This is a predicted structure of a 73-nucleotide RNA (transfer RNA) from an uncultured Holosporaceae bacterium.
The sequence was found in a public genome assembly.
Rfam family: tRNA. Rfam describes the family as follows. Transfer RNA (tRNA) molecules are approximately 80 nucleotides in length.
RNA sequence: GGACCGGUAGCUCAGUUGGUAGAGUGGGUGACUUUUAAUCAUCAGGUCGUGGGUUCGAUCCCCACUCGGCCCA
Numbered sequence: 001g002g003a004c005c006g007g008u009a010g011c012u013c014a015g016u017u018g019g020u021a022g023a024g025u026g027g028g029u030g031a032c033u034u035u036u037a038a039u040c041a042u043c044a045g046g047u048c049g050u051g052g053g054u055u056c057g058a059u060c061c062c063c064a065c066u067c068g069g070c071c072c073a
Base pairs, nucleotide, nucleotide: 001072002071004069005068006067007066010025011024012023013022019056027043028042029041030040031039049065050064051063052062053061
């Protein structure tokens, strides 16, 4: 320098060939327990990497950039 894959909740990851985002784990609260742990219930937590474009509407489609991984040279 070129090709490919990925960046979504604190962490690990889903997600719909466009209609406003979820699970596990972690955190708060409550129940249970003599207490802790475990278990159960419930709650909070997100500018979906950044900037633009298309569209009535973008996590999703297009372009550029940036970060990580891997391959080629």